[in-house]
Context: one part of a larger RNA
């Protein structure tokens, strides 16, 4: 170097998005660099390999010959790959006419609860627990009307259901702007794929500056439990949670499974179109495209399991992986306000 890997053993980057780079559709012509072929020059000697000598044999050594997979020229072939030109539509895209959605961004708006304030009824508990106490109440609580005020969240529909690249999204109107999918088959004419570096996105925690603060609650404080109880369980409670504008960049960021394309039995369920059957609609079958799950045949696998949403068959780009511990650490470096993040050893020891 080449050969093995990556769903549960060590192992797919959280996800996008592009730049080198690697890879690329079908025909036709040139070209001939890669490729193939012959030819020739070179590839020091010595070694190693054959054959034949010389010391009694070997070892060791003399002569010839073979190799020296490599390279330089010329000449030559034209499948493939490149490279030039040229022409096509199956990859991609565009365009036109439909649909579906908690996809995203900004402004409104509404009900339920649930606190807190204000009157009204009422008058001794209440509220918690396994039982209990702190706690809250005659300065009138809990109940319960009727006013008002505040924040977050959006019950039913709701679904293995739909969107989105992931993170993730769930009342309702409007307005901006994405993305899919189908049905045409009109255009353009390989414009692909993949993707180091780089860029953006990125949950929940945390941070920086300002605003809010109902509910719930890290930390703290009391009550209890207990041998103890820095817990569980109860009664308070700040930070937070929430906006807005910058951090932060991590996670069992999961399908524990990268992307793209192909190709390989079926069956069931469900969401989204289309097209056909019934006179026309529902509905129901039949076909067909795209998604979500189930089961399951080939095959795969160590089993588990997977199984046209592949972990089967192939191709192509990328990331990782190479006993355990030390360590995802120490050191240096890049970042960051910090926490800390990436980046990543080794001595040692089993």
């Nucleotide at each position: 170097c080449u050969g093995g890997g990556c769903g549960u053993a060590a192992a797919g980057g959280g996800c996008g998005u592009c730049u080198a780079g690697g890879c690329g559709g079908a025909u036709u012509c040139g070209u001939a660099a890669g490729u193939c072929g012959g030819g020739u020059g070179u590839g020091a000697a010595a070694u190693c390999c054959c054959c034949c000598g010389g010391c009694c044999c070997a070892a060791c050594u003399g002569g010839g010959g073979a190799a020296u997979u490599g390279u330089g020229c010329c000449c030559g072939a034209g499948a493939c790959u490149g490279c030039g030109a040229g022409u096509c539509u199956a990859g991609a895209g565009u365009g036109u006419g439909g649909c579906a959605g908690a996809g995203g961004a900004g402004a409104g708006u509404g009900g339920a609860a649930c606190u807190c304030c204000u009157g009204g009824u009422g008058g001794a508990g209440c509220g918690g627990u396994g039982a209990a106490a702190u706690g809250c109440g005659u300065a009138g609580a809990u109940a319960u009307c009727a006013g008002g005020a505040g924040g977050a969240a959006c019950g039913c529909c709701g679904g293995a259901g739909g969107c989105g690249a992931a993170a993730g999204c769930g009342a309702u109107u409007c307005u901006c702007g994405g993305g899919g999918c189908c049905a045409u088959u009109a255009c353009u004419g390989a414009c692909g794929c993949u993707a180091a570096a780089g860029c953006g996105c990125g949950a929940a925690a945390g941070c920086u500056a300002g605003g809010g603060g109902a509910g719930c609650a890290a930390a703290c404080g009391g009550g209890a439990u207990u041998a103890g109880a820095u817990a569980c369980c109860c009664c308070g409670g700040u930070a937070g949670u929430c906006c807005u504008a910058g951090c932060c960049g991590u996670a069992a960021a999961c399908g524990a499974u990268g992307a793209a394309c192909a190709c390989u039995a079926g069956g069931u369920a469900u969401g989204g179109g289309a097209g056909g059957u019934u006179c026309c609609g529902a509905u129901g079958c039949c076909u067909u495209c795209c998604g979500u799950g189930c089961c399951g045949u080939a095959g795969c696998u160590a089993a588990c399991g997977c199984g046209u949403u592949a972990a089967g068959u192939g191709u192509u780009c990328c990331g990782c992986c190479u006993g355990g511990g030390g360590a995802g650490u120490a050191c240096g470096g890049u970042c960051g306000c910090a926490a800390g993040a990436c980046u990543a050893a080794a001595a040692c020891u089993c």